This is a predicted complex of two RNAs, RNase P RNA and transfer RNA, with 465 nucleotides together.
RNA sequence: CUAGUAGGACGGACGGUCGCCCUUCGAACAGAGGGGAGGAAAGUCCGAGCUCCACCGGGCAGGGUGCUGGCUAACGGCCAGGCGUGGCGACACGACGGAAAGUGCCACAGAGACAGACCGCCUCGGCUUCGACCGGGGUAAGGGUGAAACGGUGCGGUAAGAGCGCACCAGCGGCUUGGUGACAAGCCGGGGCCGAGGGAUCGGCCUCCUCACUUCGGUGAGGACUGGGUAAACCCCACCUGGAGCAAGACCAAAUAGGAGAGCGUACGGGUCGCCCGCCCUGCUCUCGGGUUGGUCGCUAGAGGCCUCGAGCAAUCGGGGUCCCAGAUGGAUGACCGUCGUCCUUCCUCGGAAGGAUACAGAACUCGGCUUACAGUCUUGCUGGCUAA
RNA sequence: GCGGCUGUAGCUCAGAGGAUAGAGCAUCUGUCUUCGGAACAGAGGGUCGGGGGUUCGAAUCCCUCCAGCCGCGCCA
Numbered sequence: 001c002u003a004g005u006a007g008g009a010c011g012g013a014c015g016g017u018c019g020c021c022c023u024u025c026g027a028a029c030a031g032a033g034g035g036g037a038g039g040a041a042a043g044u045c046c047g048a049g050c051u052c053c054a055c056c057g058g059g060c061a062g063g064g065u066g067c068u069g070g071c072u073a074a075c076g077g078c079c080a081g082g083c084g085u086g087g088c089g090a091c092a093c094g095a096c097g098g099a100a101a102g103u104g105c106c107a108c109a110g111a112g113a114c115a116g117a118c119c120g121c122c123u124c125g126g127c128u129u130c131g132a133c134c135g136g137g138g139u140a141a142g143g144g145u146g147a148a149a150c151g152g153u154g155c156g157g158u159a160a161g162a163g164c165g166c167a168c169c170a171g172c173g174g175c176u177u178g179g180u181g182a183c184a185a186g187c188c189g190g191g192g193c194c195g196a197g198g199g200a201u202c203g204g205c206c207u208c209c210u211c212a213c214u215u216c217g218g219u220g221a222g223g224a225c226u227g228g229g230u231a232a233a234c235c236c237c238a239c240c241u242g243g244a245g246c247a248a249g250a251c252c253a254a255a256u257a258g259g260a261g262a263g264c265g266u267a268c269g270g271g272u273c274g275c276c277c278g279c280c281c282u283g284c285u286c287u288c289g290g291g292u293u294g295g296u297c298g299c300u301a302g303a304g305g306c307c308u309c310g311a312g313c314a315a316u317c318g319g320g321g322u323c324c325c326a327g328a329u330g331g332a333u334g335a336c337c338g339u340c341g342u343c344c345u346u347c348c349u350c351g352g353a354a355g356g357a358u359a360c361a362g363a364a365c366u367c368g369g370c371u372u373a374c375a376g377u378c379u380u381g382c383u384g385g386c387u388a389a
Numbered sequence: 390g391c392g393g394c395u396g397u398a399g400c401u402c403a404g405a406g407g408a409u410a411g412a413g414c415a416u417c418u419g420u421c422u423u424c425g426g427a428a429c430a431g432a433g434g435g436u437c438g439g440g441g442g443u444u445c446g447a448a449u450c451c452c453u454c455c456a457g458c459c460g461c462g463c464c465a
Base pairs, nucleotide, nucleotide: 001385002384003383004382005381006380007379008378009377010376012340013339014338015337016336017335018334020036021035022034023033024032025031038360042371043370045369046368047367048366049365050245051244052243053242057277058276059275060274062241063240064239065238066237067081068080069079070078071077082096083094084093085092086091097236098235102234103233104230105229106228118143119142120139121138122137123136124135125134126133151169152168153167154166155165156164170226171225172189173188174187175186176185177184178183190207191206192205193204194203195202196201208223209222210221211220212219213218249297250296251295252294259288260287261286262285263284264283269281270280271279290464291463304323305322306321307320308319309318310317311316341358342357343356344355345354346353347352348351390461391460392459393458394457395456396455399414400413401412402411407445416432417431418430419429420428438454439453440452441451442450
C1' cells in the first nucleotide's frame, strides 16, 4: 500500500420566532426558573421485578431447554473452554444428550432399505454335439439400482468367495494418566477359574475358535468387538416450569330498571388453558336489557448513570466518590427561518460555485437479553499478500 | 398490553414429507355462427409472503422476519 477479520463509538451543531407536556415558586389557565426520546424507544421472541388470583398445596398431562465449566435476580442470555465443519490465516458457524430400550418411516428405482440374490462367479446332477440348456447347492468379491446396500485398502486364502486369516487405517468398548468437566493422550480387546501381591500388575490352568506343523498322540502361534439413516418422527434420559397481566391492582366520585329470560341444583358452579385430589367462596353461569365511557394512586431513585480503585483470562463481582436524568392518557417532546458541518454529482479561473442528500425510527409499569431496521462517519486489535529499509 | 387466525395462478380455494403443485371462475387460441353470446376442444399463467435450517427429498417440519384480519374495558 492492498485484501480481509473481530469489535467499539457517534449518528448532526449554533442562533432566532411561534408553540406543546411535566415540575418548582406563585392567589393565578399571568409570569419566571428547571427538565423533556432511542441505540434500537421497534418486533413482542425469551427471562425477571411488581400486582392479583387463598400469604396456589399435591399428582398427572402439557410446555420448554439440551457439549462442559462459570456469571447472573433470572434466562433459550453472556463469558471461557471442548469437539465437529469451513477458511492459507486472523476467525466464523454449529437445536452439539440418546439410533447398542422400543415403535414408526426410508417415495421412485432396485433382487434386497434391515432383509436379500437380478446379472455374474463357482460347484454338483441330468441331457449331451460337451458350447448351450434345465434343475439343486455355495457365494456376496465384481456389475447394476439408489440419497443410503452393513467398515476401508492391500496381501494371503478358497472350487468361487467372504474379517475367513493377517498388516495398516477408521469406528466401538474397557482401563490408565491429565483435566473441575466436556474431552485429550496412551494402552488393551473370545469366555471362565485359581494363586501371589496393599495395589498397579504378574503367573498358572481349563475351555471355545482360527492358522501352521505333525511321528496323528499332540505341539506352536494367535484371538474382528464392526451394531444403516432419521429423534427440527413418536419416544427415552437429565434439568426447568401454577396462571394472568399496569386493560395487573387499590381508592374516590357519578349514573340506573339492583330488571327480564334460559340453564344448573347442594353439589353443580366459580376461584384466569386441561384432568384428578385437597382447600376456599356462597347461589352460580350464559344471553338480552340498563348505566358510566370521570378522577387519584400504581408512575418512575432504579438489579440506575458517570468517574475511579481492586479481584478475575473474561462474562462479572466488590469498595469509594459523584449525579438525579421524560412521565403523556386521544396520548407532549414540534413547526418555520438563517448560518455552518458531513457526503455525492457537475462545472471551472484549483480555489471555490451550483444542485442534491442528511438514515432507521419514535417512550406509555420498569429492568436484563435476543432479533430485526439504519444515510453517513470515526476508531482499536489481529491476519494474508506485495514493496522498501 | 394479551390471545388467536390467515398468507398457494388475476380472483375463490384444495393440498397435511415422495407432483412437472391442482380445481372452479377469469384470460388467450381454435371449432361452430353472417356477427356476438352459449357450447365444445386446447393452451398459457406460480420466487407456495421473504430468508435460513433439518432431511436423500419441504407448500408441508423447525427458527426468524414481513403483511393482513379478529377478539378481550368498568359498574350493577